[in-house]
């Protein structure tokens, strides 16, 4: 360097659940609060999921169907990085 991850040490992030704000919505954001976490850093590029404002269609006070919206704390993949016991 490459692999691995300790009841090592220094740090770091924060789910759920509340309250403000954005948003049609999922869900983002800020504080509170920690279930977890060795990439829980940062990419929506493969699969997955969630949403369905706007658009199609139709047996239309409604449904179905779509992602140009979103999840990275679903798996994968890329890139980047803290420490070093077996």
């Nucleotide at each position: 360097u490459u692999g691995c991850g300790a009841u090592a040490a220094a740090g770091g992030c924060a789910a759920a659940c509340c309250u403000g704000u954005c948003g049609a919505a999922a869900g983002a954001u800020a504080g509170g609060g920690a279930c977890g976490c060795a990439a829980a850093g940062c990419c929506a590029c493969g699969g997955g999921c969630c949403u369905a404002a706007g658009g199609u269609u139709c047996u239309a006070u409604g449904a179905a169907c779509u992602a140009a919206g979103g999840c990275a704390g679903c798996c994968g993949g890329g890139u980047u990085g803290c420490c070093g016991a077996a």

c-di-GMP-I riboswitch aptamer from a Bacillaceae bacterium, 86 nucleotides, folded computationally. The prediction has a mean pLDDT of 91.